[in-house]
RNA sequence: AGUCUGUUUCAGGGCGAGGUGUAAGUCCUCACCGGUGGUGAUACAUGCAAAUGUUAAGUCCACGAGCCGAAAGGCCGAUCUGGUUAGAAUCCAGAACCGACGGUAUAGUCCGGAUGAAAGAAAUGGCGU
Numbered sequence: 001a002g003u004c005u006g007u008u009u010c011a012g013g014g015c016g017a018g019g020u021g022u023a024a025g026u027c028c029u030c031a032c033c034g035g036u037g038g039u040g041a042u043a044c045a046u047g048c049a050a051a052u053g054u055u056a057a058g059u060c061c062a063c064g065a066g067c068c069g070a071a072a073g074g075c076c077g078a079u080c081u082g083g084u085u086a087g088a089a090u091c092c093a094g095a096a097c098c099g100a101c102g103g104u105a106u107a108g109u110c111c112g113g114a115u116g117a118a119a120g121a122a123a124u125g126g127c128g129u
């Protein structure tokens, strides 16, 4: 190093203030949060250099979760503007937008399925060249 394989561990955050109301963490105004892999012109570190390591997207490409179905299979959210630049979907600035199912005064943030499952990550072994 591998279209290989076993075991173990890990693997989701968030309602604070005010208003209305009999009743709202569910409505209204402000607030708060962002799974996994890839890409990436970021940042930091090491190095004379080549380069290497760590880090970097909720809205780009995929996946998981979730929903429908007996199964096969199907469904499944959201970004613009300006700047810099040779080049921006990822940088910088600004302004937006999105968020399963069941319960309950209408829920991304509460309770529940869930001490679950899982994309995957790490550690450690086996096989084999």
Base pairs, nucleotide, nucleotide: 002127004126005125006124007123008122009121010120016030017029018028019027031109032108033099034098035063036062037061038060043054044053045052046051058097059096066075067074068073079095080094081093082092083091101112102111103110